[in-house]
Context: one part of a larger RNA
RNA sequence: UGACGGGGACCCGCACAAGCAGUGGAGUAUGUGGUUUAAUUCGAUGCUAAGCGAAAAACCUUACCGAGGCUUGACAUCCCAGGAAUUCCGCCGAAAGGUGGAAGUGCCUUCGGGAACCUGGUGACAGGUGCUGCAUGGCCGUCGUCAGCUCGUGUCGUGAGAUGUUGGGUUAAGUCCCGCAACGAGCGCAACCCUUGUCGUGUGUUAUACUUUCACACGAGACUGCCCGGGUAACUGGGAGGAAGGUGAGGAUGACGUCUGGUCAGCAUGGCCCUUACGCCUCGGGCUACACACGUACUACAAUGGCCGUUACAAUGGGCCUGCCAAGCCGUAAGGUGGAGCGAAUCCCAUCAAAAGCGGUCUCAGUUCGGAUUGAGGGCUGAAACUCGCCCUCAUGAAGUCGGAAUUGCUAGUAAUGGCGGAUCAGCAUGCCGCCGUGAAUACGUUCCCGGGUCU
Numbered sequence: 001u002g003a004c005g006g007g008g009a010c011c012c013g014c015a016c017a018a019g020c021a022g023u024g025g026a027g028u029a030u031g032u033g034g035u036u037u038a039a040u041u042c043g044a045u046g047c048u049a050a051g052c053g054a055a056a057a058a059c060c061u062u063a064c065c066g067a068g069g070c071u072u073g074a075c076a077u078c079c080c081a082g083g084a085a086u087u088c089c090g091c092c093g094a095a096a097g098g099u100g101g102a103a104g105u106g107c108c109u110u111c112g113g114g115a116a117c118c119u120g121g122u123g124a125c126a127g128g129u130g131c132u133g134c135a136u137g138g139c140c141g142u143c144g145u146c147a148g149c150u151c152g153u154g155u156c157g158u159g160a161g162a163u164g165u166u167g168g169g170u171u172a173a174g175u176c177c178c179g180c181a182a183c184g185a186g187c188g189c190a191a192c193c194c195u196u197g198u199c200g201u202g203u204g205u206u207a208u209a210c211u212u213u214c215a216c217a218c219g220a221g222a223c224u225g226c227c228c229g230g231g232u233a234a235c236u237g238g239g240a241g242g243a244a245g246g247u248g249a250g251g252a253u254g255a256c257g258u259c260u261g262g263u264c265a266g267c268a269u270g271g272c273c274c275u276u277a278c279g280c281c282u283c284g285g286g287c288u289a290c291a292c293a294c295g296u297a298c299u300a301c302a303a304u305g306g307c308c309g310u311u312a313c314a315a316u317g318g319g320c321c322u323g324c325c326a327a328g329c330c331g332u333a334a335g336g337u338g339g340a341g342c343g344a345a346u347c348c349c350a351u352c353a354a355a356a357g358c359g360g361u362c363u364c365a366g367u368u369c370g371g372a373u374u375g376a377g378g379g380c381u382g383a384a385a386c387u388c389g390c391c392c393u394c395a396u397g398a399a400g401u402c403g404g405a406a407u408u409g410c411u412a413g414u415a416a417u418g419g420c421g422g423a424u425c426a427g428c429a430u431g432c433c434g435c436c437g438u439g440a441a442u443a444c445g446u447u448c449c450c451g452g453g454u455c456u
Stems, first nucleotide, its partner, number of pairs: 007456007015446002019410005026299008034290002042053002064285007073125001077124002079121005086103007107114002127274002130272003136268002138263003141259001143257001148187006154163003167178003193251004198220007223245001226239005301403001305362006317349003323342002328337003369400001374395007416438007
C1' cells in the first nucleotide's frame, strides 16, 4: 500500500423479508457423470460445466471403431514425359478402387511452342480435429452496468508512499454542491445511437369504414421548466398541467483489472511429434449402449377442470430455380390430387391463433383425470428409416392423488398462463431466438443469509 476478520460505521442489490409460480417426488425429453463397449470421437466441471460448443449425428456431418484400399497423396507451388478437354461401354468389387476397349480432336501461335485441363514420374513438399490455452494472437465468460480505476504539476514524507479520490450533504452514479494543499486532466457514469409511448406536417403504392387506421420521412414534446414546503447550495417532499415526470419504458453500450478462467476442435500461430502413417479414400458400425447418480425442461396428478358443440379477437415473421402453395376433389386422419396466385403492405403459409365467451355433459372415482408403454394398420421425407426419423388412425392404457431435507425465478404489462412465427433443415424441436393474447399478488422494513461499494 493492499487483502482478510464469526471488528466498527454508512449505503446498495429479488440479497433477505412480504408475496406469486415453481424445482426437489412421477412419466417422458435432453445434457452430464459413471459403467459398458471394437468404438460408445473431442472439449466444457462450484458460482462462471451439464437443452453448453450442436441455429438439426439414419448416410453425409464425423473428428471414433472394424474391414477393404492409396502413398508426391483428397488439396497448393515448381520440374520432366505423354495426352486436348470430355463422353460412353465391358469385367472384378460392398464401395473406394482396379482392369480392358471405343468415340472425340477444340483455343492462341512468330509453327519452336503456349494457356486451361487430364494421366504418369522424380523430389522439394503437401497433410495431421496429433500434444502444449502453463508458450501465444484473436474472441468470450465472470466479478458487474458494480462506481470505480488512474495521470500531470504542486505540496508533504529519508523512503515505500500520501494528498487530489478524504470530510459535511446529495444522487442510480467519483452525480452534483459546500469545505479543504491542492489545482487540473484522462478512462469509466450520464448524454449522444436504436426501439417504443403523444401530437403536428408532408407523401400514398398494394392497406382503407373515404378519412382515418397504417407505412415512411421530417419536426414538436420533458427541462425539476412552473407552483407550494424544507435546504446556504446541490438537491429533496408534495402539486398542477400533460400521452408521458423527475433516468418515462426497453435495448445496444461492459473502465483499470481479477480468476496462470475458457477456447491450439472456429480461425490464426511458436515449439514438439507422425510421414507406405498420428496423412488420405470407401463401406459398415458407433456418437442413440444402461444397474445407477446429477442438472435443465416438457406433460401431469384434475371440477378455476376434462370432453362435445357453438362463437369472437392478434402480432412478429418466412416464401423462386425449383420456394410458399389457394379454391375444388379424395381420404376418419396424417396426407394425396389439383393447379390459381405470388420474386410478395397485392398471392400463399394462414378464414392465420389458442386460452377467453356461450350452451351441454361428467360429479370426485386412479375417473370421461393422466398419458407412458406396447400391438396392428397407414402417411411423409429421403438412394436408404433394422440398428436410429417424424406424423396419423384403432386398440392398449403404466407411474402419478401436489412431492423430505433442501432450493430457483420474478417488483408490472412483470410473474403466471395461452397460442403464433423464425433460424437450423430433404426429413426431424418438450431446445433456442422472437411475437402477440389474458393478466395478478406483495414490498412493514434492513436485525439476519448471500454478493457488492465507501470510510475506519
A computed fold for a 456-nucleotide part of an RNA from an uncultured bacterium, annotated as small-subunit ribosomal RNA, 3' major domain. The prediction has a mean pLDDT of 84.